[in-house]
RNA sequence: CGGGUCGGUCAGGUGGUCGCUCUGCGGUGUUGGCCGCGGAGAGGAAAGUCCGCCCUCCACAGGGCACGGCGCCGGGGAAACCCGGGCGGGGGUAACCCCGCGCAAGGGCCACAGAAACAGACCGCCAGCGGCCCGAAGGCGGUGGCAACCGUCUUCGGGUGCGGGCAAGGGUGAAAAGGUGGGGUAAGAGCCCACCGGCACACGGGGUAACCCGUGUGGCCAGGCAACCGCCGCCGGGAGCAAGGCCAAGCAGGGGCGAAGGCAGGGCGGGUCCCUGCCGGGGUGUGGCCCGCACCCCUGGAGCCCCGGGUGGGCCGCUCAGAUAGAUGACCACCGCGUCCCAUGGGGCCAUCGCCUCCCCGCUCCAGGGACGUACAGAAGGCGGCUUAUCGACCGGCCCGGUGG
Numbered sequence: 001c002g003g004g005u006c007g008g009u010c011a012g013g014u015g016g017u018c019g020c021u022c023u024g025c026g027g028u029g030u031u032g033g034c035c036g037c038g039g040a041g042a043g044g045a046a047a048g049u050c051c052g053c054c055c056u057c058c059a060c061a062g063g064g065c066a067c068g069g070c071g072c073c074g075g076g077g078a079a080a081c082c083c084g085g086g087c088g089g090g091g092g093u094a095a096c097c098c099c100g101c102g103c104a105a106g107g108g109c110c111a112c113a114g115a116a117a118c119a120g121a122c123c124g125c126c127a128g129c130g131g132c133c134c135g136a137a138g139g140c141g142g143u144g145g146c147a148a149c150c151g152u153c154u155u156c157g158g159g160u161g162c163g164g165g166c167a168a169g170g171g172u173g174a175a176a177a178g179g180u181g182g183g184g185u186a187a188g189a190g191c192c193c194a195c196c197g198g199c200a201c202a203c204g205g206g207g208u209a210a211c212c213c214g215u216g217u218g219g220c221c222a223g224g225c226a227a228c229c230g231c232c233g234c235c236g237g238g239a240g241c242a243a244g245g246c247c248a249a250g251c252a253g254g255g256g257c258g259a260a261g262g263c264a265g266g267g268c269g270g271g272u273c274c275c276u277g278c279c280g281g282g283g284u285g286u287g288g289c290c291c292g293c294a295c296c297c298c299u300g301g302a303g304c305c306c307c308g309g310g311u312g313g314g315c316c317g318c319u320c321a322g323a324u325a326g327a328u329g330a331c332c333a334c335c336g337c338g339u340c341c342c343a344u345g346g347g348g349c350c351a352u353c354g355c356c357u358c359c360c361c362g363c364u365c366c367a368g369g370g371a372c373g374u375a376c377a378g379a380a381g382g383c384g385g386c387u388u389a390u391c392g393a394c395c396g397g398c399c400c401g402g403u404g405g
Base pairs, nucleotide, nucleotide: 001401002400003399004398005397006396007395008394009393010392012335013334014333015332016331017330018329020041021040022039023038024037025036026035027034028033043376047387048386050385051384052383053382054381055240056239057238058237062291063290064289065288067236068235069234070233071232072085073084074083075082076081086101087100088099089098090097091096102231103230106229107228108225109224110223122170123169124166125165126164129163130162131160132159133158134157135156136155137154138153139152140151141150142149143148178196179195180194181193182192183191199218200217201216202215203214204213205212206211244316245315246314247313253307254306255305256304257303261279262278263277264276265275266274267273280298281297282296283295284294285293286292336374337373338372339371340370341369342368344367345366346365347364348363349362360405361404
């Protein structure tokens, strides 16, 4: 000097003209207004509305089921989430970045390919066992005068279309049941052995912990997916500012569905009367369900459904920006900043390569001139997060390359 990476800050300035919302003072005007002079007036994401909380209303004795969220360790936090660390996987030469994180016992699934996706045999290897075929030798029996022929058995050798053994090698795949070497075998194989890898356990050391390092022992085995069901632990009532409260104004009701009573006591002597309690039944609330609970009702009827009528205004909630769907803007000039260009001017290219000087080219910095650019975006109750969008500039840490011809 160039390129990169991480963290942080900022994301235009001044003036003029015309405007916007709220507000103080003054003036004016019979509300709301209008005029003048002042003051205040968006963001790092105000966004998406994806999480969590405050707040509000409804519900709230309790229990169970369902549903949802979270899930390595430490710290912070109201929670979401954040910071640091650990383990595993991936990208990059590197700085660094990205993804994942309870459990694989049970059920299920693993596209295509492949024989087989936890159990299998397509090619292949084997012939120790059963069978069959071929050959040789020998025994026995039959026919025969002999040679010989036929049948059968045994042994040996060869073969493998059958039964069977194997899982080394080939091949398929994202993934195939440890790797290398030796022994072993009919052929093979953790079948056995050595080393390596992995797992479990024990011991020692480090760390708050997750976990890491080392040593020893063991039997050789163990595929993936839980964002498929499931299991374990913890947490979670529901709906939302159109929540909700107050004021004002206005209106008209109609129809349908709808339960079951019993006993006891009392008024009270009586009754087709009334009250209370218990049992029973119907319903409302529990904003998924059940039990339960609370309340209402049991026919002069709780509650539910349908049709119809009225309003659709103000204030609060709501904020030192703050709303009736939403104000903070537009234009011009100059400046700043960035990118590119130049028959322009000046400076630099250091240590090392032995040193010095000059010229040309290249790179770079400053100045001058010109063209272009100067983003994403816009509060609507508040707060904490996540995610997404964003011309660019500055500051700091770190990494890689170069140190001219």
Bacterial RNase P class A from an Anaerolineales bacterium, 405 nucleotides, folded computationally. It was read from a public genome assembly, where an Rfam model found it. Its Rfam family is "Bacterial RNase P class A". Its family is annotated with dimeric ribonuclease P complex, tRNA processing and ribonuclease P activity in the Gene Ontology.